[in-house]
Context: one part of a larger RNA
RNA sequence: UGACGGGGGCCCGCACAAGCAGUGGAGUAUGUGGUUUAAUUCGAAGCAACGCGAAGAACCUUACCAGGUCUUGACAUCCACCGAAUCCUGUAGAGAUACGGGAGUGCCCUUCGGGGAGCGGUGAGACAGGUGGUGCAUGGUUGUCGUCAGCUCGUGUCGUGAGAUGUUGGGUUAAGUCCCGCAACGAGCGCAACCCUUGUGAAUAGUUGCUACGAAAGAGCACUCUAUUCAGACCGCCGUUGACAAAACGGAGGAAGGUGGGGAUGACGUCAAAUCAUCAUGCCCCUUAUGACCUGGGCUACACACGUACUACAAUGGUCGUCAACAGAGGGAAGCAAGACCGCGAGGUGGAGCGAACCCCUAAAAACGAUCUCAGUUCAGAUUGCAGGCUGAAACUCGCCUGCAUGAAGAUGGAAUUGCUAGUAAUCGCGGAUCAGCAUGCCGCGGUGAAUACGUUCCCGGGCCUUGUACA
Numbered sequence: 001u002g003a004c005g006g007g008g009g010c011c012c013g014c015a016c017a018a019g020c021a022g023u024g025g026a027g028u029a030u031g032u033g034g035u036u037u038a039a040u041u042c043g044a045a046g047c048a049a050c051g052c053g054a055a056g057a058a059c060c061u062u063a064c065c066a067g068g069u070c071u072u073g074a075c076a077u078c079c080a081c082c083g084a085a086u087c088c089u090g091u092a093g094a095g096a097u098a099c100g101g102g103a104g105u106g107c108c109c110u111u112c113g114g115g116g117a118g119c120g121g122u123g124a125g126a127c128a129g130g131u132g133g134u135g136c137a138u139g140g141u142u143g144u145c146g147u148c149a150g151c152u153c154g155u156g157u158c159g160u161g162a163g164a165u166g167u168u169g170g171g172u173u174a175a176g177u178c179c180c181g182c183a184a185c186g187a188g189c190g191c192a193a194c195c196c197u198u199g200u201g202a203a204u205a206g207u208u209g210c211u212a213c214g215a216a217a218g219a220g221c222a223c224u225c226u227a228u229u230c231a232g233a234c235c236g237c238c239g240u241u242g243a244c245a246a247a248a249c250g251g252a253g254g255a256a257g258g259u260g261g262g263g264a265u266g267a268c269g270u271c272a273a274a275u276c277a278u279c280a281u282g283c284c285c286c287u288u289a290u291g292a293c294c295u296g297g298g299c300u301a302c303a304c305a306c307g308u309a310c311u312a313c314a315a316u317g318g319u320c321g322u323c324a325a326c327a328g329a330g331g332g333a334a335g336c337a338a339g340a341c342c343g344c345g346a347g348g349u350g351g352a353g354c355g356a357a358c359c360c361c362u363a364a365a366a367a368c369g370a371u372c373u374c375a376g377u378u379c380a381g382a383u384u385g386c387a388g389g390c391u392g393a394a395a396c397u398c399g400c401c402u403g404c405a406u407g408a409a410g411a412u413g414g415a416a417u418u419g420c421u422a423g424u425a426a427u428c429g430c431g432g433a434u435c436a437g438c439a440u441g442c443c444g445c446g447g448u449g450a451a452u453a454c455g456u457u458c459c460c461g462g463g464c465c466u467u468g469u470a471c472a
Base pairs, nucleotide, nucleotide: 001472002471003469004468005467007466008465009464010463011462012461013460015456016455019420020419021418022417023416026311027310028309029308030307031306032305033304034302035301042053043052064297065296066295067294068293069292070291073127077126078125079123080122081121082120083119086103087102088101089100090099091098092097107116108115109114129286130285132284133283134282138280139279140275141274142273143271145269150189151188152187153186154185155184156165157164158163169180170179171178195263196262197261198260200231201230202229203228204227205226206225209221210220211219213218234257237251238250239249240248241247313413317372318371319370320369321368322367330361331360332359335354336353340349341348342347379410384405385404386403387402388401389400390399426448427447428446429445430444431443432442
């Protein structure tokens, strides 16, 4: 000087407390461990691995296994020779592949002999190739402490020196934020602001948007909205407190009040943290194989254990009906698909419109009425049987959906433990990426819409000062 303390002081955070809803019990989905297997490819491991890489494993993907095959190679450059490229097609085979048949000649230069570009084939070797190893050789990227308020430097001063000072102290703040003081005076990276979005108003612009008229056409741009530029919030004003400061508390005005709400933004560093399987890369290793191709299988196994979710256990509910119920944000051409018709339904036929403020995908909880009357039930829906639909060469291993039948566990969950302070929790549906098909996951969107916070003694994490130390 740090680090540590079941030392002290001050302060903060859904850290506790006060509340609400959960997890832990059940069934299912999914990930992981373990076990099994020819293979169940690999990585991730307390917080910070475990619905994680994977925004989607039937083939492909695919890296794994079995079998069948290739060896200048599936991919790149160079050399020689042959042939334009390309298209159609036969036989054998699981296919990779092997052996054939047919059509067919283009572009640029030309001394008309040929040469060149491009593509295909054969051959030789330089080489290719490796999701093989090492993240403890690395770059790049990322997580985490933590959006915590810290981390440093120049000059000066003090100290033999390591170092100290500044950065400590008194106040204050979300903040090393600001004020005052002070052997310090300044500065940098962080904080804040500048950026995006949301909440109010104005101006400008009105089509595909809107409507004070109208059946429409038309007309108009007031309103809604769209999208560009401004205004607006600064403790600015008033009062009180404060050290005449910084600031705090209350009030007015205001759409909004003290950072208005949300986002992006992550200092010096820590964890030899993660990643050689995104990519790049040193070294090592393989080179008729640890490279490459194909078919089939596996990644989907199942005594069990854990994590994360979904659905329930019901009456604040289930079922049936009525009401033209009522959104936002997105997506749409090998696409979204209306009205109509067929089907109980999944879906099918057909196809108006729309490259979309124009057309389509497109709401559910809610409200109103009826019924059920506390039961393993008109709760719950697992499992299984049968019959179908869709995608796709192909749903056996191993997809999703529908109808009928079947109707398991489950009656609110031990010890323990998680999230959340407001348009939040809880609850309800909708969209998108990936994608032929497949979503209880992920990323977004709106609808309905609470309870509680006395307080900082305690648990956890963090910041500053100080003290002890046999630690560095």
Predicted 3D model of a 472-nucleotide part of an RNA (small-subunit ribosomal RNA, 3' major domain) from an uncultured bacterium.
The full RNA is in RNAcentral, with records from ENA and SILVA.
Rfam family: Bacterial small subunit ribosomal RNA.